The RNA shown here (small-subunit ribosomal RNA) has 1557 nucleotides and comes from Candidatus Effluviviaceae Genus V sp. It matches the Rfam family "Bacterial small subunit ribosomal RNA". Lineage of the source: Bacteria > Candidatus Effluviviacota > Candidatus Effluviviaceae. The coordinates come from a structure-prediction model, not an experiment, and the mean pLDDT is 82.
RNA sequence: CGGAGAGUUUGAUCCUGGCUCAGAAUGAACGCUGGCGGCGUGGAUUAGGCAUGCAAGUCGAACGCGAAACGGAUUCUUCGGAAACCGGAGUAGAGUGGCGAACUGGUGAGUAGCGCUUGGGGAACGUGCCCUCGAAUGGGGAACAUGUCCGAAAGACGUAAAUUCCGCAUGUGAUCACGAGGUCGCAUGGCCAUGUGAUGAAAGGUGCCCUCUGAUUCAAGGUGCCGUUCGAGGAUCGCCCCGAGUCCUAUUAGCUUGUUGGUGAGGUAACGGCUCACCAAGGCGAUGAUGGGUAGCUGGCCUGAGAGGGUGGUCAGCCACACUGGGAUUGAGAUACUGCCCAGACUCCUAAGGGAGGCAGCAGUCGAGAGGCAUCUGCAAUGGGCGCAAGCCCGACAGUGCGACGCCGCGUGGACGAUGAAGGCCUUCGGGUUGUAAAGUCCUGUCCAGGGGGGAGAAAGCAUCCAGUUGAAUAGACUGGGUGUCUGACGUUGCCCCUGAAGAAAGACCCGGCUAACUCCGUGCCAGCAGCCGCGGUAAUACGGAGGGGUCAAGCGUUAUUCGGAUUUACUGGGCGUAAAGGGCGCGCAGGCGGGAUCGUGGGUCGGCCGUGAAAUCCACCGGCUUAACCGGUGAACUGCGGUCGAAACUGCGGUCCUUGAGCUUGGUAGAGGAAGGCGGAAUUCCUGGUGUAGCGGUGGAAUGCGUAGAUAUCAGGAAGAACACCAGUAGCGAAGGCGGCCUUCUGGGCCACAGCUGACGCUGAGGCGCGAAAGCUGGGGGAGCGAACAGGAUUAGAUACCCUGGUAGUCCCAGCCGUAAACGAUGGGUACUAGGUGUAGGAGGUACUGACCCCUCCUGUGCCGCAGUUAACGCACUAAGUACCCCGCCUGGGGAGUACGGUCGCAAGGCUGAAACUCAAAGGAAUUGACGGGGCCCCGCACAAGCGGUGGAGCAUGUGGUUCAAUUCGACGCAACGCGCAGAACCUUACCCGGGCUUGACAUCCUGGGAAUCCCUGAGGAAACCGGGGAGUGCCUGCUUUGCAGGAGCCCAGUGACAGGUGCUGCAUGGCUGUCGUCAGCUCGUGUCGUGAGAUGUUGGGUUAAGUCCCGCAACGAGCGCAACCCUCGUCCUUAGUUGCCAGCAUUCAGUUGGGCACUCUAAGGAGACUGCCGGUGUUAAACCGGAGGAAGGCGAGGAUGACGUCAAGUCCUCAUGGCCCUUAUGCCCGGGGCUACACACGUGCUACAAUGGCCGGUACAAUGGGCUGCGAACCUGUGAGGGGAAGCUAAUCCCAAAAAGCUGGUCUCAGUUCGGAUUGGAGUCUGCAACUCGACUCCAUGAAGGAGGAAUCGCUAGUAAUCGCGCAUCAGCAUGGCGCGGUGAAUACGUUCCCGGGCCUUGUACACACCGCCCGUCACACCACGAAAGCUAUUUGGACCAGAAGUCGGCGUUCCAACCCUUCGGGGAGGUAGUCGCCCAAGGUCUGAAUGGUAAUUGGGGUGAAGUCGUAACAAGGUAGCCGUAGGGGAACCUGCGGCUGGAUCACCUCCUUU
Repeated sequence: CGGAGAGUUUGAUCCUGGCUCAGAAUGAACGCUGGCGGCGUGGAUUAGGCAUGCAAGUCGAACGCGAAACGGAUUCUUCGGAAACCGGAGUAGAGUGGCGAACUGGUGAGUAGCGCUUGGGGAACGUGCCCUCGAAUGGGGAACAUGUCCGAAAGACGUAAAUUCCGCAUGUGAUCACGAGGUCGCAUGGCCAUGUGAUGAAAGGUGCCCUCUGAUUCAAGGUGCCGUUCGAGGAUCGCCCCGAGUCCUAUUAGCUUGUUGGUGAGGUAACGGCUCACCAAGGCGAUGAUGGGUAGCUGGCCUGAGAGGGUGGUCAGCCACACUGGGAUUGAGAUACUGCCCAGACUCCUAAGGGAGGCAGCAGUCGAGAGGCAUCUGCAAUGGGCGCAAGCCCGACAGUGCGACGCCGCGUGGACGAUGAAGGCCUUCGGGUUGUAAAGUCCUGUCCAGGGGGGAGAAAGCAUCCAGUUGAAUAGACUGGGUGUCUGACGUUGCCCCUGAAGAAAGACCCGGCUAACUCCGUGCCAGCAGCCGCGGUAAUACGGAGGGGUCAAGCGUUAUUCGGAUUUACUGGGCGUAAAGGGCGCGCAGGCGGGAUCGUGGGUCGGCCGUGAAAUCCACCGGCUUAACCGGUGAACUGCGGUCGAAACUGCGGUCCUUGAGCUUGGUAGAGGAAGGCGGAAUUCCUGGUGUAGCGGUGGAAUGCGUAGAUAUCAGGAAGAACACCAGUAGCGAAGGCGGCCUUCUGGGCCACAGCUGACGCUGAGGCGCGAAAGCUGGGGGAGCGAACAGGAUUAGAUACCCUGGUAGUCCCAGCCGUAAACGAUGGGUACUAGGUGUAGGAGGUACUGACCCCUCCUGUGCCGCAGUUAACGCACUAAGUACCCCGCCUGGGGAGUACGGUCGCAAGGCUGAAACUCAAAGGAAUUGACGGGGCCCCGCACAAGCGGUGGAGCAUGUGGUUCAAUUCGACGCAACGCGCAGAACCUUACCCGGGCUUGACAUCCUGGGAAUCCCUGAGGAAACCGGGGAGUGCCUGCUUUGCAGGAGCCCAGUGACAGGUGCUGCAUGGCUGUCGUCAGCUCGUGUCGUGAGAUGUUGGGUUAAGUCCCGCAACGAGCGCAACCCUCGUCCUUAGUUGCCAGCAUUCAGUUGGGCACUCUAAGGAGACUGCCGGUGUUAAACCGGAGGAAGGCGAGGAUGACGUCAAGUCCUCAUGGCCCUUAUGCCCGGGGCUACACACGUGCUACAAUGGCCGGUACAAUGGGCUGCGAACCUGUGAGGGGAAGCUAAUCCCAAAAAGCUGGUCUCAGUUCGGAUUGGAGUCUGCAACUCGACUCCAUGAAGGAGGAAUCGCUAGUAAUCGCGCAUCAGCAUGGCGCGGUGAAUACGUUCCCGGGCCUUGUACACACCGCCCGUCACACCACGAAAGCUAUUUGGACCAGAAGUCGGCGUUCCAACCCUUCGGGGAGGUAGUCGCCCAAGGUCUGAAUGGUAAUUGGGGUGAAGUCGUAACAAGGUAGCCGUAGGGGAACCUGCGGCUGGAUCACCUCCUUU
């Protein structure tokens, strides 16, 4: 015995903080579904209106009256009937009277109240019926109903009785008056006993008995019972008073005149201003009066661990109400739900004159509503009323019915059953799953249907018998027992038995996370879902369907509401430096809290006991329904309140004392503390005069402005106002704001030292009061400088700004307002405690003979660093944000909004106080990693600079855009698309267009039939594809029965269906490949350590490098991918090998041609070489750098290949592969032709040029890489030439392409659109090819355009590079200015890193994280939503004044009328009453005038939300003028400017302090 969390702010993290979910509950409702039973429960809204029936009667033992239908028999009869009698029957019926009707039942409108709850009090009260006790019960009189009549009815008119009513007698008690005794109490006073006097009662009914009297019953009497009266007491039920508790609102702060009290009177059951007269002036209120709103209260119920929070339906207690408002009567009790009177609204009846009614009783009806039942049965039980009783009555109640509304229980079958059936769904096509599930076999029978059995709710009562008590009694009555008799609505009940049959009985929601449960199809930001986060834009586990699964189950979900989770109002149990939150600062009333000792007290506090805390409920145990729900019993509990007895630590209170808190006195002391008055110099401006001349001024650069009428500059003199340089300092003073020249006066506070004094005098402080920067306001002065507004000049797209020139308020003084600031340490005040170190200001002390310094110690202030501790972190850290206590202020998601309304203050501006609707799921703090910055430091790169040459201008080539077209196929779009895919579009290619064809297809696999394949011929077909015709022909392999047949492989034709096919879509579904940052030096991991964590460290730092290259240091130590190296080429040398290569020497030739040789070159294999290795210097004794030697080469020797983690949803579905989707006589396939080659134009990339460093002509020299059999093709011949003919050689270090060109040399041209330039065009050709028209290249002749060095802008390159020159190759039939290679000639420049671009490391700021191409502000325009203001209109509530006045009580009068009693002369009179009338009070109503709250409104104001609207760019980086706060002015708007303030400003420098040494 009891406590669970999760999702959502971010790239990620921790915190703050809201929103949301999981739980439980309900008088519920809605959706889908629905077998049975038990127990409960059911108009929460219109206290809206109600038809109909019923819900309160009973008593004949209180009383009088009293029928009828009908039946019987009699009489009469006109035969229709009539009369009286008996019965019906003293019945029905109504009435008098009694009791009840004040209970029960309903509802929750009102009520914030002594209404309720709890506990007290009544010495201030009542109490019918009931119980106990005492005493009585005598006598006399009076009225009303049935009935009749009028009337529609209500009502009216007349008479008898009583337990009705009224007197009289009596009076144990009682009450009152007077007298006097005892006793008790806190007070008023109570109680007891007592004397005298006065007042004041009654009702009878009925049963039985006959012993005594009379007597037939019977009466008297007796005995009972039920009543009646007066008292006393009890019980019960009421009434009154008091303490405490009992919702929200201060944007309700003052309320009150019977009000508060007194005296007296009246009234009441009783106290009381309850009412009245008089007197006094009180009473309530910040501990919330008064007002407004809402609400019946409680036991309980729901929730919760609890504390709490919510709620008050059913059951129980109290209250209030009964159509609305008012009023009394009767009565024990009412101001009366089914009584009365009046007024009002409504409904109904009416003969129109008048009347009736009150479901918030039970049913039921209409309405409103999401929404709640039968116009049932019965008094059998329980209970109530009446009655002696039997009994009657009871919509209380008991039951039944209806509703899954709730709780509880049961069932819808059980066992076996694998070919794991069929079907469904999925599938990787193998299978899996539904699934032992079904079928099938065996079994059971809850429930259901039919039939049967029998029990409980039933006991009283009544009758009778027995016993006892009473009594004279065998009577009666009472008590107990026995026997008998009667009573059941439910009920065809529960329960049990028999029979039948698995037969009739499962759904709802969910399956993205929270949250248990997954796949397919459809859809395509649509349709839709959604509690929050969020899903859906073609592969959706999130929408819809399906299969499967999950959770509950006769229910399941949804909605609404409450509590919980929420420690998210925090008492338990929160916070306020930066997240929301410390008042701008002080003084101080109330309040709260308060030092040491002691005594008393016992209010708080603690303990024991007593009373109470209704029952039910909850809890424990036990018991009863088969179980449970449900019900019963016992106990505990009800945490509370009151009383009483005790305790005395703490606290309070009272007394006495103390000195340490606080204060006072004395002596010192520092200071921009405050106020007033006076004085001073520097500077600025102005004025006067002098000198002097052309500019001054101002800026990024200018202009406006000033100046020849003499400025600026300079000198002298004068005037004025404001502010006080240096000193000056994280120095000082002050509560804060704030305070700064010097002197004087007045004045506040602090600190230090020594003693003395007072004796807790203290701290805080809601309201209140005062002070309070700047700006601003009023009045009066003053006005030098500065300077909102304003004007002008600039800047700019604009510039209502930043900059400049001017300049008004203002800034200054006096007097008075305002009362706000980033009024900040964003940190309230006080007290105490808790390591140190180091500055600084004031004071004191120690050492010393004195003085001064140094040093040391103490107190007070003010800084920095730092431990413990604390913090979300940053940070704070004796000046706390640490540890505690006391008091105050404040916070509770963001926006709306510090706004609106109201109040209040102010001259105004405005201040203080201060919401809601609506809207969002965040808003925020600190720190982390990145990215970014018109931040900083360092470094690199053909990045700039320094150079050389280009592009951009021209013509042409080529690609692209655009346009055009039947088509101009498609892709690529900043760098990183654009001579790119395309290493080569006339057809083909080809994907495009037009036209003609094919349909198992051009291609693959399978099946059937036929045929060898194949070849040839053919068509007035056709452009071809295609569509047809004819002929020849029979191979290969195997088997057999060997002319032949059968089968098979390959191929062809035809057919059939599976399928093929697609350069169709999606590169944003993908693989692969590629580009780019970038050959940049980076990117990470393991372990350890630090941090709550994201993360950090390592990787930072000092050096160094091309490099995260290396060294040193270091909470890091290591490692991986990158760098470097290993690989290839080139450069030197060596070795090996010499043919096709080479030739020094020898021989030979035209010629390395040949012999010879292999030394050299070269070839191609292998090696060597370079490593900061050596020397010097610098550096830290390092790494490394600088210089040098040697060397072919020197610090990476040159070039290539090589591309980290990743970024760009980069590119490619048209290379290929591939998911999904789409086409299938077409989006497939074939063919002919066309197009991709178009052309007002724009751009990119190139070629050729513009010429003399050149062109042309002649001569002449030197390469390398390569390629070649469908090929390269020599010599030779030919053509002006392209070329043709020709054919040797070569499968290549052998032959060929092949001529290298620039160069060198000689000549010519002479600056000209030319002997430059070659476009364009005409003509003629060559070559390739089926074919050069669209649309090839080349040649020759002719033509001879633009172009005279290219604007803004822009590209490449740092050495064998740029530039320049040619050569080769791939593709290729042909086509090269492109691409890829090769060699020849061969420069210039780099001071340097300020700037542009890109990159790297560190650091800083950030509101960015889709990451600056980011984020984001305001006006305007449009749409929607809620709100405010508003001339008014309207409704409700309510105050004040007045009018009016029904019914009615009370009072006066009472001439009308009257019974009891008294008197009487009997006529009458009196007492008493009564109609009527008057008066007070008073409901409705009315008039006037306020207040409050709501509705509505032309118009208007801001706010919020919306898809990609408009204008700008305010903020976030130094956000490009740092930002923000207050205030004032201005402006389309964000905003700008002035004044003062803040850092929550970056950067650089300086000062001071600190840290380390």